[in-house]
RNA sequence: GAAGUCGGCUGGACCGCCGCUGGUGCAAGCUGGGAAACCAGGCACUGGAGGAACGUCCGGACUGCGCAGGGCAGCGUAGGAGGUAACACCUCUCCACCGUGAGGUGAGGAUCAGAGCAACAGAGACGAGUCGUUACCGGGCAACCGGUCACGGGUGAAACGGGCAAUCUCUACGCGCAGCAAUACCAAAUAGGCACACGAUGACGGGGCCCCCCGAGUGUGCGGGUAGGUAGCAUUGAGCCGGGUGGGCGACCCCCGGCCCAGAUAAAUGGCGGUCACGCCACGGGCAACCGUGGUGCACAGAAUCCGGCUUACAGGCCGGCUUCACAC
Repeated sequence: GAAGUCGGCUGGACCGCCGCUGGUGCAAGCUGGGAAACCAGGCACUGGAGGAACGUCCGGACUGCGCAGGGCAGCGUAGGAGGUAACACCUCUCCACCGUGAGGUGAGGAUCAGAGCAACAGAGACGAGUCGUUACCGGGCAACCGGUCACGGGUGAAACGGGCAAUCUCUACGCGCAGCAAUACCAAAUAGGCACACGAUGACGGGGCCCCCCGAGUGUGCGGGUAGGUAGCAUUGAGCCGGGUGGGCGACCCCCGGCCCAGAUAAAUGGCGGUCACGCCACGGGCAACCGUGGUGCACAGAAUCCGGCUUACAGGCCGGCUUCACAC
């Protein structure tokens, strides 16, 4: 210098105007909506997408239901050791395979418990109904036939001896079921339910208006559930940042200090304008590095109960370890 391999970081910045959405404080406990529950409205300060918020694939927290304990069934995991709340995740390591190498990949427990499976070729393929030869035994006058043991050639990945468990199965371990549309509370209208009271000796209601007419249910209370509302729910956490001549090969753990960091339910996190940065193109200048002007582009994608992983997508930029080859000293 070229080619490669493994890993880490980043994912535009600023200004002006107009908005959207949450929190805290102050203030009249006022106004508006609503039957209520509850919601909204003022001023000031302040927070407001991501490395994947994607997928919803795996594991948990949380919630409801179920549950003495154990087993069966079903589903999942699979070398060994460790990390973790847990995992199918991560780390270290053994073995096998691929690569010159750095490194990568692995569905790597068990085939003396049982079952199943194997293209083509071959006499025969999981079944022994076996091609040829020798020996022995039995039958037969004999040719030959049947059986047992051993050997041989050929085919094939594999030939009474193996393979496949990414076929069933066995072994060990794990898993109760459902999910925030979970769940808890407040709570209309309508319909239905229950209790009590009144009622053809006319209730309730209506009409004429002072005792007549109409005629069959009426009133009050309670409880469940729905619409609607609130909580769950976002500031205390498996949390984030910094430090440690703390431990460990490492994943990770421990100690100290600091911080509080989006949150709705039709769903906020935006729109317009400008400047700069970066990439590309054109023109001009310059030997060149580069400079100036103009144009254009700037990815993948957006929280919805929360957290740990994995997978997938991604314009451009930055950094590091290591390997191989070539050259120079």

Bacterial RNase P class A from a Pseudomonadota bacterium, 329 nucleotides, folded computationally. Of the family's consensus pairs, 93% are formed in the model. The RNAcentral record of the sequence draws on ENA. NCBI's taxonomy places the organism under Bacteria, Pseudomonadati, Pseudomonadota. Its Rfam family is "Bacterial RNase P class A". It is annotated as a ribozyme.